Model confidence (mean pLDDT): 82 of 100. A computed fold for a 544-nucleotide part of an RNA from an uncultured bacterium, annotated as large-subunit ribosomal RNA, domain I. Rfam family: Bacterial large subunit ribosomal RNA.

Context: one part of a larger RNA
RNA sequence: CGCGUAUGGUGGAUACCUUGGUAUUAACAGCCGAUGAAGGACGUACUAAUCUGCGAUAAGUCACGGGAAGCUGAUAAGAAGCUUUGAUCCGUGAAUUUCCGAAUGGGGAAACCCUAUGGGAGUCAAAUCCCAUAACUUCUAGAUGAACACAUAGUCUAGAUAGAGGUAAGUCAGUGAAUUGAAACAUCUUAGUAACUGGAAGAAAAAAAAACAAAUCAGUGAUUCCCUUAGUAGCGGCGAGCGAAACGGGAACAGCCCAAACCAAUUUUUAUUGGGGUUGUAGGACCACAACAUGGAAUUUGUUCUAGCUAAUUGAAUAGAGUUGGAAAGCUCAGCCAGAGACGGUGAUAGCCCGGUAAAUGAAAGUUAAAACAAUCCUAGUGGCACCUGAGUAGUGCGGGGCACGUGAAAUCCCGUAUGAAUCUAGCAGGACCAUCUUGCUAAGGCUAAAUACUGUUAAUAACCGAUAGUGAACGAGUACAGUGAUGGAAAGGUGAAAAGAACCCCUGGCGGGGAGUGAAAUAGAAUAUGAAACCGUAUGCGU
Numbered sequence: 001c002g003c004g005u006a007u008g009g010u011g012g013a014u015a016c017c018u019u020g021g022u023a024u025u026a027a028c029a030g031c032c033g034a035u036g037a038a039g040g041a042c043g044u045a046c047u048a049a050u051c052u053g054c055g056a057u058a059a060g061u062c063a064c065g066g067g068a069a070g071c072u073g074a075u076a077a078g079a080a081g082c083u084u085u086g087a088u089c090c091g092u093g094a095a096u097u098u099c100c101g102a103a104u105g106g107g108g109a110a111a112c113c114c115u116a117u118g119g120g121a122g123u124c125a126a127a128u129c130c131c132a133u134a135a136c137u138u139c140u141a142g143a144u145g146a147a148c149a150c151a152u153a154g155u156c157u158a159g160a161u162a163g164a165g166g167u168a169a170g171u172c173a174g175u176g177a178a179u180u181g182a183a184a185c186a187u188c189u190u191a192g193u194a195a196c197u198g199g200a201a202g203a204a205a206a207a208a209a210a211a212c213a214a215a216u217c218a219g220u221g222a223u224u225c226c227c228u229u230a231g232u233a234g235c236g237g238c239g240a241g242c243g244a245a246a247c248g249g250g251a252a253c254a255g256c257c258c259a260a261a262c263c264a265a266u267u268u269u270u271a272u273u274g275g276g277g278u279u280g281u282a283g284g285a286c287c288a289c290a291a292c293a294u295g296g297a298a299u300u301u302g303u304u305c306u307a308g309c310u311a312a313u314u315g316a317a318u319a320g321a322g323u324u325g326g327a328a329a330g331c332u333c334a335g336c337c338a339g340a341g342a343c344g345g346u347g348a349u350a351g352c353c354c355g356g357u358a359a360a361u362g363a364a365a366g367u368u369a370a371a372a373c374a375a376u377c378c379u380a381g382u383g384g385c386a387c388c389u390g391a392g393u394a395g396u397g398c399g400g401g402g403c404a405c406g407u408g409a410a411a412u413c414c415c416g417u418a419u420g421a422a423u424c425u426a427g428c429a430g431g432a433c434c435a436u437c438u439u440g441c442u443a444a445g446g447c448u449a450a451a452u453a454c455u456g457u458u459a460a461u462a463a464c465c466g467a468u469a470g471u472g473a474a475c476g477a478g479u480a481c482a483g484u485g486a487u488g489g490a491a492a493g494g495u496g497a498a499a500a501g502a503a504c505c506c507c508u509g510g511c512g513g514g515g516a517g518u519g520a521a522a523u524a525g526a527a528u529a530u531g532a533a534a535c536c537g538u539a540u541g542c543g544u
Base pairs, nucleotide, nucleotide: 001543002542003541004540005539006538007537008536009535016494017493020465021464022462023461024460025459026458027457028456029455030454031166032165039100040099041098042055043054044053046078050074051073061094062093063092064091065090066089070082071081072080105114106113107112115134116133117132118131119130120129121128136163137162138160139159140158141157142156143155144154171199172198173197174196175195181188185237211220212219224251225250226249227248234242235241255447256446257445258390262275263274264273265272266271280424282389283388284387286384287383288382289381295378296377297376300375301374302373303372304371306369307368308367309366310365312361313360314359318334320333321332322331323330335352336351337341343355344354345353395419396418397417398416399415400414401413405431426442427441428440429439430437481488482487501528504515505514506513507512
């Protein structure tokens, strides 16, 4: 030195564990903000820092309800206290709530500086301190008032729980890529995606047919979502690819209001307000006749009642025997409960030890929903007449966009531009266009719950993960750290049943170690469970 054996060091794999994650289901909830939000700064305990809570009333104050013996958060020890005159704790409501921040008296390098007016404290007088008010826009009311006579603009004052800012995802709208695919690339695709911007609500959007359908025969009856139709019909450098709809089956169901004709009032002569009225089998106004009923509501308020939610309460049955063990819940034997043998904990694996579980019960206060009642609101016929029924609109030409549909035979829908109807004996549609039709519908005004999407809370579930996994984060994680900044972004879990965390002695400056002691175990000693490999030793056998 090599090989082997034994025994260690180092290291932290592996198996085991789980405080944390992931996904799904059900029920419920869904905006906050000038009454100052979201988010922060600084404070605050007998306390030096951090987290949590809170705000100069500062780990807290008050009231009400629950609850019952301990309590003063993580956080031990000590100190000082509180508590059966009911604390701590849990729930509901209220008070306080510094400074910054839309930040709003003015300024500003956020958490700071400076001021005016009124009131108060203070002073001999000041200084100083406290409270309130003071931004802008909009709306309402009032005052004042130019060019320019009246007026108007403007200015000022008062009032407003008006607006402003925040908000993860989902939603609607505006603007709108490229990488990529086409094995290159330009139409096309990626994709109306990402990104940016704006708006709103707990959902949003859509929505009561100028709809589908059918083919000379019928039928459906707003919207939305799911299944299917169907990777079909189609579209497509007919390449890559894109890709419906109706019918059918389900979820959920709900329909309404204006404009106009006509009438009335006011009036500055051109409008406003009120009545009236709202549709396709056409309807309404007006005139004549008839009638005074019936049914309904998504609105608001109130009352009553019921059921939830936000704390909780009761809750069965072995302190059984023996045995192994440090420890029994294991094993053996014997009993018991069960509307409860879900789950978790307890010194190993517990229906009967503990918390719970099944079942039952419960609210002073706040809040949600449903129902009933009251108030409130809406709701009818027949004939005549020919007044009304949404105009720079529909349509058309040209240029675009959107429809699964790339201009195509391209309907239907939207925009720009140029034009430009009809008026119920009317108009639009039925995928060019024309005709036909015992087809369907009535545009150019508006509103509308539910079924749907997303997130949170609670309860549960998982052939989901188990610390290089699962969230980036099981740990004081969006932390430490990096960067001027936008931004990027970690590592890091496990003593033991219980600290019983090693008194005392020895070596030592200390670290560390040896005894002693604790413990089932200390090769469980805090660098702490298991403790692989690489790597490094010690002892020994064999070889050289």